This is a predicted structure of an 85-nucleotide RNA (c-di-GMP-I-GGC riboswitch aptamer) from Peptococcaceae bacterium BICA1-8. It was read from a public genome assembly, where an Rfam model found it.

RNA sequence: UUAGAAUAAGGCAAACCUCUCGAAAGAAAGGGACGCAAAGCUAUGGGUCUAAAAUCUUAUGAUUAUGGCUGCCAGGCUGCUGAUA
Numbered sequence: 001u002u003a004g005a006a007u008a009a010g011g012c013a014a015a016c017c018u019c020u021c022g023a024a025a026g027a028a029a030g031g032g033a034c035g036c037a038a039a040g041c042u043a044u045g046g047g048u049c050u051a052a053a054a055u056c057u058u059a060u061g062a063u064u065a066u067g068g069c070u071g072c073c074a075g076g077c078u079g080c081u082g083a084u085a
Base pairs, nucleotide, nucleotide: 002085003084006081011036012035016031017030018029020027021026034071040077041076042075044074045073046072047069048068049067053064054063055062056061
């Protein structure tokens, strides 16, 4: 330097509840722990959710992200202890 078992310290926090924001998806904060060794950051590729507005439509409705999700899979950036090789 690279790979990396596992313990401890410390860290994060699903569902659900409260409240606020949002058209919605969803997000912030507080409570709460199912889990997580990158469950740290990043919408870059795939995936996926929503459809206010726009377009089409007589209309129901359809299409579309310019809106989201990184705790879905990859990519990129960063990183704690460190048996052992």